This is a predicted structure of a 348-nucleotide part of an RNA (small-subunit ribosomal RNA, central domain) from Pseudomonas kielensis. Lineage of the source: Bacteria > Pseudomonadota > Gammaproteobacteria > Pseudomonadales > Pseudomonas. Its Rfam family is "Bacterial small subunit ribosomal RNA". Its family is annotated with ribosome and structural constituent of ribosome in the Gene Ontology.
Context: one part of a larger RNA
RNA sequence: CUGGGCGUAAAGCGCGCGUAGGUGGUUUGUUAAGUUGGAUGUGAAAUCCCCGGGCUCAACCUGGGAACUGCAUUCAAAACUGACAAGCUAGAGUAUGGUAGAGGGUGGUGGAAUUUCCUGUGUAGCGGUGAAAUGCGUAGAUAUAGGAAGGAACACCAGUGGCGAGGCGACCACCUGGACUGAUACUGACACUGAGGUGCGAAAGCGUGGGGAGCAAACAGGAUUAGAUACCCUGGUAGUCCACGCCGUAAACGAUGUCAACUAGCCGUUGGGAGCCUUGAGCUCUUAGUGGCGCAGCUAACGCAUUAAGUUGACCGCCUGGGGAGUACGGCCGCAAGGUUAAAACUC
Numbered sequence: 001c002u003g004g005g006c007g008u009a010a011a012g013c014g015c016g017c018g019u020a021g022g023u024g025g026u027u028u029g030u031u032a033a034g035u036u037g038g039a040u041g042u043g044a045a046a047u048c049c050c051c052g053g054g055c056u057c058a059a060c061c062u063g064g065g066a067a068c069u070g071c072a073u074u075c076a077a078a079a080c081u082g083a084c085a086a087g088c089u090a091g092a093g094u095a096u097g098g099u100a101g102a103g104g105g106u107g108g109u110g111g112a113a114u115u116u117c118c119u120g121u122g123u124a125g126c127g128g129u130g131a132a133a134u135g136c137g138u139a140g141a142u143a144u145a146g147g148a149a150g151g152a153a154c155a156c157c158a159g160u161g162g163c164g165a166g167g168c169g170a171c172c173a174c175c176u177g178g179a180c181u182g183a184u185a186c187u188g189a190c191a192c193u194g195a196g197g198u199g200c201g202a203a204a205g206c207g208u209g210g211g212g213a214g215c216a217a218a219c220a221g222g223a224u225u226a227g228a229u230a231c232c233c234u235g236g237u238a239g240u241c242c243a244c245g246c247c248g249u250a251a252a253c254g255a256u257g258u259c260a261a262c263u264a265g266c267c268g269u270u271g272g273g274a275g276c277c278u279u280g281a282g283c284u285c286u287u288a289g290u291g292g293c294g295c296a297g298c299u300a301a302c303g304c305a306u307u308a309a310g311u312u313g314a315c316c317g318c319c320u321g322g323g324g325a326g327u328a329c330g331g332c333c334g335c336a337a338g339g340u341u342a343a344a345a346c347u348c
Stems, first nucleotide, its partner, number of pairs: 003320004007302002012316001014200004021193003025088007033081002035077008049065006091190001092187004096182004103176007110154001115149007125136002162168002205246006214240002219235004257315006265293012277280001297304002321348003330341004
């Protein structure tokens, strides 16, 4: 290079946008680069192959032919691909009317609960566990009533419900992205994918400044135990929260790249639209999601099965025995932690 693969065996980048590139709907005409056919020239000889000849045969030598699958020039064809020109509307998009939504950002507001503080009532315990102890409490705790402060999270609704890559859940207002849907009008292939590039990206962690109720790495003590640097208990600091700036990784999972087309059905559910009457908590059809089962087919099996892992096409990424190793070295990025790219010796 040709292959074979990527749900679970090695293998889909965490997710977008997008450059180069690759690929690209439909009609007509032109062209003739690719494509196809012919002709001419060339493709040294030897070798290989075929038919002969010569050494007693063979190896070997030798005559002729074929071949040299190629290249160049030229003539022709015009279906397909390309190019050019002019169109089309089924892909894609724009305008317009609606709909649903924890999609994102900012500001404000609310109630329950925990904790702390103040005041009253009240008295000896509280707390915790398998059992205890450390701890708190006669300087009046726990309990209970009223008040205040402060931070964080939003019970019920809640649903294989919704919107999103990560993720998102109190209420209100403002700003804002996308999706779905109806009917008409418009643009006229404007599309798909996407090496590099670039943006976003849970938690933890880092920097500066705030904040700190609860929880809680580290840490301390009490238990347990042979030991107990743990599991259990009492405390408790970073952190968790906010603003700005970094980090750029996760079992970032559907362990399943994106886009498009085709291929039996049945049952639920969410958001639209249409029709029907018997106007209902109705039925039927359709469309975009989201689930359960199931045929063909696929699969090593498990299973998947119109939300494909089926049948195909376009483009990208990735894999190629285990360990060494996602490591070393070097480069790039980062304040650091580290990330990314990424071997070999050796060994089985």